Large-subunit ribosomal RNA, domain II from a Parcubacteria group bacterium, 696 nucleotides, folded computationally.
Taxonomically the source falls in Bacteria candidate phyla (Bacteria).
The RNAcentral record of the full RNA draws on ENA.
Rfam family: Bacterial large subunit ribosomal RNA. Gene Ontology terms of the family: structural constituent of ribosome and ribosome.

[in-house]
Context: one part of a larger RNA
RNA sequence: GCCAACGAGUUAAUGUACGCGGUUUGACUAAGUCCUUUGUCGGAUGGAGUCUCAGGGAAACCGAGUGUGAAUAGCGCGAAUAUAUCGUGUGCAUUAGACCCGAAGCCAGAGCGAGCUUGCCAUGAGCAGGGUGAAGUUUAUCGAAAGAUAGAUGGAGGCCCGAACCCGUUUGCCGUGCAAUACAUUGGGAUGACUUGUGGUAAGAAGUGAAAAGCUAAUCGAGCCUGGUAAUAGCUGGUUCUCUCCGAAAUAGCUUUUGGGCUAGCGUCGUAUUUACCCUUCCGGGGUAGAGCACUGGAAGGUCUCAACAGGGAGCAAUCUCGUGAGACCUAUCAAACUCCGAAUACGGAAGAUUAACUAUACGGCAGUUAGACGGCGGGGGCUAAGCUCCGUACGUCAAAAAGGAAACAGCCUAGAUCUCUAUUUAAGGUCCCUAAAUCAUAACUAAGUGCGCUUAAGGUGGUGGAAUUUCGUAGACACUGAGGAGGUAGGCUUAGAAGCAGCCACCCUUGAAAGAUAGCGUAACAGCUCACUCAGUAAGAGAUUCCGCGCCGCAAAUAAUCGGGGCUAAGUUAUGUACCGAAACUGAGGGUUUGUUUUUUCUUCGGAAAAGACAAGCGGUAGGAGAGUAUUCGUAUCUGCUGUGAAGGCGAAGGGGUGACCCACGCUGGAGCGUUGCGAAGUAAGAAUGUUGGC
Numbered sequence: 001g002c003c004a005a006c007g008a009g010u011u012a013a014u015g016u017a018c019g020c021g022g023u024u025u026g027a028c029u030a031a032g033u034c035c036u037u038u039g040u041c042g043g044a045u046g047g048a049g050u051c052u053c054a055g056g057g058a059a060a061c062c063g064a065g066u067g068u069g070a071a072u073a074g075c076g077c078g079a080a081u082a083u084a085u086c087g088u089g090u091g092c093a094u095u096a097g098a099c100c101c102g103a104a105g106c107c108a109g110a111g112c113g114a115g116c117u118u119g120c121c122a123u124g125a126g127c128a129g130g131g132u133g134a135a136g137u138u139u140a141u142c143g144a145a146a147g148a149u150a151g152a153u154g155g156a157g158g159c160c161c162g163a164a165c166c167c168g169u170u171u172g173c174c175g176u177g178c179a180a181u182a183c184a185u186u187g188g189g190a191u192g193a194c195u196u197g198u199g200g201u202a203a204g205a206a207g208u209g210a211a212a213a214g215c216u217a218a219u220c221g222a223g224c225c226u227g228g229u230a231a232u233a234g235c236u237g238g239u240u241c242u243c244u245c246c247g248a249a250a251u252a253g254c255u256u257u258u259g260g261g262c263u264a265g266c267g268u269c270g271u272a273u274u275u276a277c278c279c280u281u282c283c284g285g286g287g288u289a290g291a292g293c294a295c296u297g298g299a300a301g302g303u304c305u306c307a308a309c310a311g312g313g314a315g316c317a318a319u320c321u322c323g324u325g326a327g328a329c330c331u332a333u334c335a336a337a338c339u340c341c342g343a344a345u346a347c348g349g350a351a352g353a354u355u356a357a358c359u360a361u362a363c364g365g366c367a368g369u370u371a372g373a374c375g376g377c378g379g380g381g382g383c384u385a386a387g388c389u390c391c392g393u394a395c396g397u398c399a400a401a402a403a404g405g406a407a408a409c410a411g412c413c414u415a416g417a418u419c420u421c422u423a424u425u426u427a428a429g430g431u432c433c434c435u436a437a438a439u440c441a442u443a444a445c446u447a448a449g450u451g452c453g454c455u456u457a458a459g460g461u462g463g464u465g466g467a468a469u470u471u472c473g474u475a476g477a478c479a480c481u482g483a484g485g486a487g488g489u490a491g492g493c494u495u496a497g498a499a500g501c502a503g504c505c506a507c508c509c510u511u512g513a514a515a516g517a518u519a520g521c522g523u524a525a526c527a528g529c530u531c532a533c534u535c536a537g538u539a540a541g542a543g544a545u546u547c548c549g550c551g552c553c554g555c556a557a558a559u560a561a562u563c564g565g566g567g568c569u570a571a572g573u574u575a576u577g578u579a580c581c582g583a584a585a586c587u588g589a590g591g592g593u594u595u596g597u598u599u600u601u602u603c604u605u606c607g608g609a610a611a612a613g614a615c616a617a618g619c620g621g622u623a624g625g626a627g628a629g630u631a632u633u634c635g636u637a638u639c640u641g642c643u644g645u646g647a648a649g650g651c652g653a654a655g656g657g658g659u660g661a662c663c664c665a666c667g668c669u670g671g672a673g674c675g676u677u678g679c680g681a682a683g684u685a686a687g688a689a690u691g692u693u694g695g696c
Base pairs, nucleotide, nucleotide: 001696002695003694004693005692006691011096012095013094014093015092016091017090018089019088020087021086022085023084026051027050028049032045033044034043035042055062056061065077066076067075068074099238100237102235106228107227108226109225111224112223118202119201120200121199122198123197124196125195126194127192129161130160131159132157136153137152138151139150140149141148142147165189166188167187171184172183204220206216207215208214241629242628243627244626245625246624251264252263253262254261255260265369266368267366268365269364270363271362272361273360275357276359279352280351281350282349283348284347290341291339292338296335297334298333300331301330302329303328304327305326306325307324311322312321313320314319372398373397374396375395376393377392378391379390380389381388403414404413405412418591419590420589421588423587425585429581430580431579432566433565434564438578440577441576442575443574444573445572451568452567459553460552461551463550464549465548466547467546468545469544470543471542472541480537481536482535483534484533486510487509488508491505492504493503516531519530520529521528592619593618594617595616596615597614598613599612600611601610602609603608630685632682633681634680635679636678637677639675641674642673649669650668651667652666655664656663657662
């Protein structure tokens, strides 16, 4: 891991709601006793007691009233008419282990442990070999002596090196190991606070500890075993058959409360009211969006007035001027905490009509939910960042919603799947091929593969198309070609020089078709080359500005890595149009089922129930509510059922029935019991729980 078996809302008491049943001129017995019995079954007895029939008051007490009170007032709770009670079933609650499994833990015991390990006690044992050479002793010499020096002897030491022995520093190896700590290498101690055998001793809030909360039998910040014990778990996981109807919430308030609860909201079922809901019309109040500047404030420009108005400039001064502060007015404005104004919606009320939908309201049974997500719109926070965060929204979807589209894609677009059909029409979206349907039509644009289904700036662009305004032009424009572009004069000054062209000042006149005291290049300065301007040739358009469309640059990343792909010059973009495709939507045909209305039949305890039709509206669904069934085991009755002429069980994709759980045949196997129908009772359904046990 797979297979098989086992594996989770039970039981009792009490309460409550609903269904059914008994009695009701109230209902029921409990313990006990008696009878009977296989039985703790059953029957009888037992009226003690409980509920109800009257309430109010703390009570005395009074009583359809009573309490308060001085009250005959007012007010509170009652009456003014209602069935009540017992049994049984189901839902739920409470108390119990209370749907099942799961802690870490807490406490108890004359409980078990020191054969591991820690300390201690008693008694034994072990430590190759080598080195160093303390005290002491002695000899010699010296000394008066104390003593000193040298040699010899001697053999001390938590001394040195290093085996056994003890330890475990380093690195490697191992790491489903040889091993729940080993192996190899390297290393520390090795006569000592050494190591070790045997026996003994100290223990669970206790021991022991050269102290690490170490160790106390692979267990230690409180051992192990058993018990309290099914500890508790606002937490995680799991919780077993089918079909039908409806169908949420992720919000508010409170909470040692925020991943939990209680109440309300939203769901469902029942009872009652019977349109009260929704919709339309009308009537209301408002101060939002917008707008505005009349108030409160902000802020820009201007004009005027005022001020013993900082400071600067001019002037001998008077004073002038630039400015400073305040106010008034004009122009153009800004505001969540401004408003002279002011919607749409929303909200409240009234009236009206249509309807009938599981509308509304009240009461009662049972819930679940209180982690929401994204999108649109209105906002706060943030950077008008976030697949960010927090509000509002009678906004949507997902959650709890499948189908089609968006390549793929909970929250986007279309659309809400009762079932069947190789039928129809469409939606969004599409129509060259992959791939169903236009290589459709008309008019334009784009040349960048721009683009063809995510995003890309400021800025730049004589790429190209369109629109508008305007200037010049056959009296010849724009461009091009030919020619001229001169004289006074090298203007004056400055300067080494300054001649149109370093710089300063001035910028005239003449000839002319035209020509600047010169717009550039150039020279040391000249020279030289162009320009403005003019004539001729040529010939019909040429320039300027603004706006718009599509492009281009800006634009650098890791697969060739992409428009979904192929690919496309349309199969791209813009506008218009006609066809077609396209979903579980609509329609058609046939079936099922729920609710309502209605018809007929049957039954009836006369309350109603069932069946067969007709019509109408429905039938996605998580948590959850309600209803109807299937299967298993056992009991009881029944078929006076089946069975060796073969029961149960097993195997068999294939026959039949049922919406389904499932049921009935048939064949083989198997070899002894089993079923139908009614009712009853449960150890009543397995795929999940790191489930339990067994097998492989």